The RNA shown here (c-di-AMP riboswitch aptamer (ydaO/yuaA leader)) has 140 nucleotides and comes from an Actinomycetota bacterium.
């Protein structure tokens, strides 16, 4: 000098997950999200191959591995794209890198005014692409 990591502050990003007040328990603004009428949409009844919600996370297609109750079931892991979604630190274009899960509820719930019932976790990154353009700020 270089890397790799930790800790504290500070700046930035996903996300609703932030602020304030208290000694703590809580307790308030905000933002999010369920339940819930009249219209309106739906319109019996069976079928459990039930039906639903948070979320951007929905679709398609290829290609296995293993176990059994074995011309099918179950269970695990893979490649490709795609609706759709975020980042490039003031905003926008463009270029360009990525995400494209996971959980919850229990047979139940369209939409919904009053009304009401909850949530405010977690995850990551800090030497930085080009182009125009807009605002503020200082100083003459």
């Nucleotide at each position: 000098g270089c890397g790799a990591g930790g800790u504290c502050g500070c700046c930035g990003c996903c996300u609703a997950a932030u602020c304030c007040c208290g000694c703590a328990a809580g307790g308030g603004a905000a933002c999010c999200g369920g339940g819930g009428a009249c219209c309106c949409a739906g319109g019996u009844c069976c079928c459990u191959u039930g039906g639903g919600g948070u979320g951007a996370a929905u679709c398609c297609g290829c290609a296995c591995c293993a176990g059994c109750g074995c011309u099918g079931c179950u269970g695990g892991a893979g490649c490709g794209g795609u609706a759709g979604g975020g980042c490039u630190u003031c905003c926008u274009c463009u270029a360009g890198c990525c995400c494209g899960a996971a959980c919850c509820c229990g047979u139940c719930a369209g939409c919904u005014a009053a009304c009401u019932c909850g949530g405010u976790c977690g995850g990551c990154g800090g030497c930085c692409g080009g182009a125009a353009g807009a605002g503020g700020a200082a100083g003459g």
Notes:
Model confidence (mean pLDDT): 78 of 100.